The RNA shown here (transfer RNA) has 73 nucleotides and comes from a Pseudomonadota bacterium.
The prediction has a mean pLDDT of 82.

RNA sequence: GCCAGGGUAGCUCAGUUGGUAGAGCAAGGGACUCAUAAGCCCUGGGUCAGCGGUUCAAGCCCGCUCCCUGGCA
Numbered sequence: 001g002c003c004a005g006g007g008u009a010g011c012u013c014a015g016u017u018g019g020u021a022g023a024g025c026a027a028g029g030g031a032c033u034c035a036u037a038a039g040c041c042c043u044g045g046g047u048c049a050g051c052g053g054u055u056c057a058a059g060c061c062c063g064c065u066c067c068c069u070g071g072c073a
Stems, first nucleotide, its partner, number of pairs: 001072007010025004019056001027043004049065005
């Protein structure tokens, strides 16, 4: 340099045919307990890598750029 895959919560990842952004773990609180842990109940947390475009509406479609992984040279 070329090709492919990926970037979404603190972490690991879903997100279908464009239509209110989610799960698990973690964190905080509650209840329980002599106390702690586990388990139970509740809660918060997002520039969907960045910019632009299409659209009534974009995590999703299009263009450019950045970063990560693998392959080829």